RNA sequence: AACGAUAAGGGCAAACCUGCUGAAAAGCAGGGGCGCAAAGCCACGGGUCCUCAAAAAAUUUUGGUGUAGUUUUAGGAUGGCCGGGCUGCCGAAU
Numbered sequence: 001a002a003c004g005a006u007a008a009g010g011g012c013a014a015a016c017c018u019g020c021u022g023a024a025a026a027g028c029a030g031g032g033g034c035g036c037a038a039a040g041c042c043a044c045g046g047g048u049c050c051u052c053a054a055a056a057a058a059u060u061u062u063g064g065u066g067u068a069g070u071u072u073u074a075g076g077a078u079g080g081c082c083g084g085g086c087u088g089c090c091g092a093a094u
Stems, first nucleotide, its partner, number of pairs: 002094001003091002011036002016031006034080001040086003044083003047078005055073006
C1' cells in the first nucleotide's frame, strides 16, 4: 500500500412516524434502525427523479390559430445509483 475480521473503541442512519421548508423531486430536526469501511466531503461525467415561474426549439393534436400534451435545451434534486476528485479511524488473515 492493497485488503477488510462474528476484532476493539467509536461513527453514520433506510423504510416508517411527527414537525418545519419547498410547486415538486426532495431537504432539515426529533423518533426509528434496514443497512454502511468512507453511508465523510465535492453535482465534474453518466444514470434516475422533479419542473411552479421565465426563455428557446422540435413534435403530437387542429381545416387553421390558440390552449394543452410530449421531448430537448434550461433550472433543480439525488453522494444510501455508478464513475471520478479530496480527506480519514482501526489492524486479524492474506
The RNA shown here (c-di-GMP-I-GGC riboswitch aptamer) has 94 nucleotides. Of the family's consensus pairs, 91% are formed in the model.